RNAcentral holds the sequence, with entries from MGnify.
A computed fold for a 106-nucleotide RNA from a fish gut metagenome, annotated as SAM riboswitch aptamer (S box leader).
Its mean pLDDT, the model's own confidence on a scale to 100, is 84.

């Protein structure tokens, strides 16, 4: 980089680490010196891959959770593009896409 699946659920404490931005980008909005983001330790969630067991015509489904990833503020925090609904309205709602994240494969 390409293909493909998923993204409205779920899961936190400590530190005698560290110090200023962070939430991808952009506009909002939010988090942050009562110390965030990050790091480390322990704990947890989930069930994508592997594994084990069960059902099955079935490479389909169910269960478990020792292994490989992932994840544990806010729906992927919300919008952003296209279409539609509604409306007095710069408010609202729905669908799809784009972008992004994670897994598996190439």
């Nucleotide at each position: 980089u390409c293909u493909u699946a998923u993204c409205a659920a779920g899961a936190g404490c400590g530190c005698a680490c560290g110090g200023a931005g962070g939430g991808a980008c952009u506009g909002g909005c939010c988090c942050g010196a009562u110390g965030a983001u990050g790091g480390c330790g322990c704990g947890g969630c989930a069930a994508c891959c592997a594994u084990u067991g069960g059902u099955u015509c079935a490479u389909a489904c169910c269960a478990a959770a020792c292994g490989g990833u992932g994840c544990c503020a806010a729906u992927u925090c919300c919008g952003a593009u296209a279409g539609g609904c509604a409306g007095u309205a710069u408010a609202g709602c729905c669908u799809a896409a784009a972008a992004g994240a994670u897994g598996a494969g190439a």
Rfam family: SAM riboswitch aptamer (S box leader). Its family is annotated with regulation of gene expression in the Gene Ontology.